Predicted 3D model of a 354-nucleotide part of an RNA (small-subunit ribosomal RNA, central domain) from a Candidatus Nanoarchaeia archaeon. Rfam family: Archaeal small subunit ribosomal RNA. Clan: SSU clan. NCBI's taxonomy places the organism under Archaea, Nanobdellati, Nanobdellota, Candidatus Nanoarchaeia.
Context: one part of a larger RNA
């Protein structure tokens, strides 16, 4: 608590979906709920203003008109705008058909290089490793060179300010299944829309909980160096855990530190997909130019901002609708409540201090 705000100063819920509710696109009737007039009742004294009148005036006290009483009821109207009924639209919103683009998802199934093991040949002392070493490995024969198997795990080149997905995120090939955008249509439904308290559902990494794996990397721990130390950076080596199955946790610098949806408001210039037009064309899902829509960079007019900047991907100018902020610290701490198996999450404060 009127307001003001929310990229970066305090503040956009990790992102969807949706219940209430709050708002809602055109014409056209009717209603007449609210609105707005208009009439009547009613709406105490006292206080307030004006003329009187009473106290030697005055404050003061009294009369009578006034106003005030913002309202309430009742009754009549008006009919634009909101509401409500009924009919009607097509531009919002789905729906459909069409050919394309795309690391969206899930499942299978096949591949690659390189690593480490192991057999086996070959070969004979050093090899690793670092700024320099040392631990370490190696005559049980190492490193290295062929050749074979085997095992996990990962997807170089292409790879892009590139693409797709709500968001976390998603990259080797194929095949199945499944979802959502975009662009094109002379088809269709008719407002079915938009936000979203509650609630639901997904949601990196680490952690958990059970079976399984287990090459490489690797917290923890152990050795070696460096150092005054050195619980670190280097080094040797290494358990969990990284992977997979099923369950569970609910967080992030879950960042564009920017909610969502909608109209309006100059432009230049890149890329990506789809159409259309022209020119090329070795004719093929070819290529080039220029155009429309949509997406994603960049520069930038007005315009906004404290400034940085932001500028049709808004941080301009409007509107609906949500969720936040209100000094700093105590403190995202304590209680209490829900949730978790834990860990711990979500809600979440005061004394006191400054």
């Nucleotide at each position: 608590u009127u307001g003001g705000g929310c990229c970066u100063a305090a503040a956009g819920c990790g992102u969807c979906c949706g219940u209430a509710g709050c708002c809602g696109g055109a014409c056209a009737g009717g209603u007449a709920a609210a609105u707005c007039c208009g009439c009547u009742g009613u709406g105490a004294a006292a206080u307030c203003g004006u003329c009187g009148c009473g106290c030697u005036u005055a404050a003061c006290g009294u009369g009578a008109c006034g106003g005030c009483g913002u309202g309430c009821a009742g009754u009549g109207g008006c009919g634009a705008c909101u509401g409500c009924c009924u009919g009607u639209c097509u531009c919002g919103a789905g729906a459909c058909c069409g050919g394309g683009a795309g690391g969206a998802g899930c499942a299978a199934g096949a591949g690659g290089u390189a690593u480490g093991c192991c057999g086996u040949g070959g070969g004979g002392a050093c090899u690793g490793g670092u700024a320099a070493a040392a631990u370490g490995g190696u005559a049980u024969a190492a490193u290295c060179c062929g050749c074979g198997g085997u095992a996990g795990a990962c997807c170089a080149c292409c790879g892009a300010u590139g693409g797709c997905g709500a968001a976390g995120g998603c990259a080797u090939c194929u095949u199945g299944c499944c979802a959502g955008a975009a662009c094109g249509g002379a088809u269709c439904u008719g407002a079915c829309g938009g936000u979203g308290a509650g609630g639901g559902a997904c949601g990196a990494a680490a952690g958990c909980c059970a079976g399984g794996g287990g090459a490489g990397c690797g917290a923890a721990c152990c050795g070696g160096a460096u150092u005054a130390g050195a619980u670190a950076c280097c080094c040797g080596a290494g358990u969990a855990g990284u992977c997979c199955u099923g369950g569970c946790c609910g967080u992030a610098a879950a960042c564009g530190c920017u909610g969502u949806g909608a109209g309006c408001u100059a432009g230049g210039u890149g890329u990506a997909g789809c159409c259309c037009a022209u020119c090329c064309u070795a004719c093929g899902g070819g290529g080039a130019u220029g155009g429309g829509c949509u997406g994603u960079g960049u520069c930038g007019a007005a315009a906004c901002g404290a400034a940085g900047g932001u500028g049709c991907u808004a941080a301009g100018c409007u509107c609906a609708c949500c969720g936040c902020c209100u000094g700093g610290g105590a403190a995202g701490u304590a209680c209490g409540g829900u949730c978790g198996c834990a860990a711990g999450a979500c809600u979440g404060a005061a004394a006191c201090u400054u």